[in-house]
RNA sequence: GGGUUGACCGAGGGAAUCGCGGCAGGUCAUGCGCCUGUCGAGGAAAGUCCGCACUCCACAGGGCGACGAUGCCGGUUAACGGCCGGGCAGGGUAACCUGACGGCAAGUGCAACAGAGAGCAUAUUGCAGCGGAGACGCUGCGAGGGUGAAAGGGUGUGGUAAGAGCGCACCGGCAGCGGCAGCAAUGUCGAUGGCCAGGCAAACCCCAUCGGGAGCAAGGUGAAACAGGCGCCGUGGAGCGGCCCGUUCCCCAGAAAGCGCCGGGUACACCGCUAGAGGUCGGCGGCGACGCCGAUCCCAGAUAGAUGAUUCCCCCGUCUUCGACGGACAGAAUGCGGCUUAUGCGAUUGACCCGGUA
RNA sequence: GGGGGCGUGGUGUAGCGGUUAACAUGCCGGCCUGUCAAGCCGGAGAUCGCGGGUUCAAAUCCCGUCGCUCCCG
Numbered sequence: 001g002g003g004u005u006g007a008c009c010g011a012g013g014g015a016a017u018c019g020c021g022g023c024a025g026g027u028c029a030u031g032c033g034c035c036u037g038u039c040g041a042g043g044a045a046a047g048u049c050c051g052c053a054c055u056c057c058a059c060a061g062g063g064c065g066a067c068g069a070u071g072c073c074g075g076u077u078a079a080c081g082g083c084c085g086g087g088c089a090g091g092g093u094a095a096c097c098u099g100a101c102g103g104c105a106a107g108u109g110c111a112a113c114a115g116a117g118a119g120c121a122u123a124u125u126g127c128a129g130c131g132g133a134g135a136c137g138c139u140g141c142g143a144g145g146g147u148g149a150a151a152g153g154g155u156g157u158g159g160u161a162a163g164a165g166c167g168c169a170c171c172g173g174c175a176g177c178g179g180c181a182g183c184a185a186u187g188u189c190g191a192u193g194g195c196c197a198g199g200c201a202a203a204c205c206c207c208a209u210c211g212g213g214a215g216c217a218a219g220g221u222g223a224a225a226c227a228g229g230c231g232c233c234g235u236g237g238a239g240c241g242g243c244c245c246g247u248u249c250c251c252c253a254g255a256a257a258g259c260g261c262c263g264g265g266u267a268c269a270c271c272g273c274u275a276g277a278g279g280u281c282g283g284c285g286g287c288g289a290c291g292c293c294g295a296u297c298c299c300a301g302a303u304a305g306a307u308g309a310u311u312c313c314c315c316c317g318u319c320u321u322c323g324a325c326g327g328a329c330a331g332a333a334u335g336c337g338g339c340u341u342a343u344g345c346g347a348u349u350g351a352c353c354c355g356g357u358a
Numbered sequence: 359g360g361g362g363g364c365g366u367g368g369u370g371u372a373g374c375g376g377u378u379a380a381c382a383u384g385c386c387g388g389c390c391u392g393u394c395a396a397g398c399c400g401g402a403g404a405u406c407g408c409g410g411g412u413u414c415a416a417a418u419c420c421c422g423u424c425g426c427u428c429c430c431g
Stems, first nucleotide, its partner, number of pairs: 001354007009346002012314007020040008028031001042329001046340002049338005054215004067211005072086005087101001088099004102206002107204002109200002125144001126141006153171006172196001174193002177190005219271004228262005236250005278297008315327005359430007368383004376414001385401005407423005
C1' cells in the first nucleotide's frame, strides 16, 4: 500500500415563527378558558417467533395418558428455544465463520433410474474345476471390469483348482473395559474383542427435560338511564249485614300506576397506566454472558390516538459545480428480556493474509 | 389480541420425496368451410412466491421471509 474478517457506536446539527398532547404552577370573566414553565418515539416502536411480569378462570401444591416444544457439556438469567464459555464436526492459507449436534450395533419403514445384484445382497462379464467333438451346460468363487448417490474395510503375505478375513501381520475404524487430564461434554494411552457394524429420525418412532387455559377488548371501581325481577299497596269469591260502607274467612290467576330494594350486558368516566427484572456514571468480581456496591437522574402515557409544518444557516453525498437534487428504514398503544426482518451513510477499534521499503 | 389456510404455464386446478411437473381452458400454426364458429391434427408456453437447510435426490420435508385470504374476540 492492497485485500479480507470481527466487535461496537451514531441515526445530520443550529436558530426563528406557527401549531399539537401530558404534567405542574398562576390567573379570573370558572370557560374543557388564558398565561408561564417543563417533558414529548425507535434501534428496530415492525413481525408477533420465543420467554416472563401482571390479571382473571380452572384445579387435588398429586399421578398417568395424549399433544406440542426443546435436544453435545458447563455456566448465566426472573425465565427462555436467548446469551456466554468449552468440546466435537464442516468451510477458509489465516483472522474467522457455520452447525435442528441425543438414539438407525431398540423396533418398523424408505431408496426412483441405472445395474447381474440395494438390505440375514448378488452372479452379467470374468476366474477355475467337471462334462461335451463343439456350441454350451453344471458346480465353486467374489479378487478384477462395468452400473450407481451408495456394491459390506485397506496394504502385504500365506493359502487354494480358482478365490475370498478363509488364516496371519501392519494400518484405519468400532464396541465395551481400565489408567491419566477435565466439574462435564470430550481428549489421550493401554490391553481385549470380533474381522467391520452402510445411509435416512427436517421417516414413523424411542429416550430425557419442559409446558393448566386465556389475555390490558386481562381485570376492577363509580353514578345515572333502560329491559327485567321481588316486596308493599290493590283486585276476586263466600259469610255477617236490607243496600253502600265496613268486617271475617278463602283464593291468590291476570293487568295498570306509584313507592322501596335488586339489577346481567353495552356505552361513558376513572383505576389498571407507567418509578421500572429502569437509565447514566464510577468502582469491584468474572475469560465472558452477567453479578455486587455506591452516586446520580425521572426519561411519552394519549384513547382514534399528540410527538408536526415553514423559512434560513451549517454538515454529508451526487450531478450538467455562481447552482440543482438528495440525506435511509420506519413511528409508541400494559410493561420487560430476547430472536428475526427492514435500513442511505458516517465514526471508533481488534485481528489476519499478500506485496514493497528500511 | 388470538388462530387457520393458500401461493404451480395467460387463467382455473392436480401432483405432497424419485426418471423429462399433469389436466382443462386460452394462445400459435395447419386441415375442414364460400366465410366464421364448432370439430380434427400438431406446437409453444413453468425462477413450482423468495432465500437457506436436510437428503443420493425437494414443487413435496424443515426454518426464515413476502403477499393474499378466512375465522374468533
Description: This is a predicted complex of two RNAs, RNase P RNA and transfer RNA, with 431 nucleotides together. Model confidence (mean pLDDT): 77 of 100. Rfam match: Bacterial RNase P class A. The family's RNA type in Rfam is ribozyme.